This is a predicted structure of a 72-nucleotide RNA (transfer RNA) from a Candidatus Aenigmatarchaeota archaeon. The RNAcentral record of the sequence draws on ENA. The coordinates come from a structure-prediction model, not an experiment, and the mean pLDDT is 82.
């Protein structure tokens, strides 16, 4: 400088054009407990940007930013 794959709460991870964006762990509250953990029950928390297609885009497509490997 090219090529290839990736970019979803705080981590890690699911979503093949209509989904209430789903789950683990974590955090918050409440129930258990003499306390703590553990269990229960509920709650807050996310699509890297900017565009372009579509009647609708996390999702298809361009160009960014950023990260892995490979080439050089």
């Nucleotide at each position: 400088g090219g090529g290839u794959c990736c970019g979803u709460a705080g981590u890690c991870u699911a979503g093949c054009g209509g989904u209430u964006a789903g789950g683990a762990c974590g955090c918050c509250a409440c129930c258990c407990u003499g306390a703590c953990g553990c269990g229960g029950u509920g709650g807050a928390g996310a699509u890297c940007c900017c565009g372009g297609u579509u009647c609708g885009a996390c999702u298809c497509c361009g160009g960014g930013c950023g990260g892995a490997c490979c080439c050089a």
Its Rfam family is "tRNA". By type it is a transfer RNA.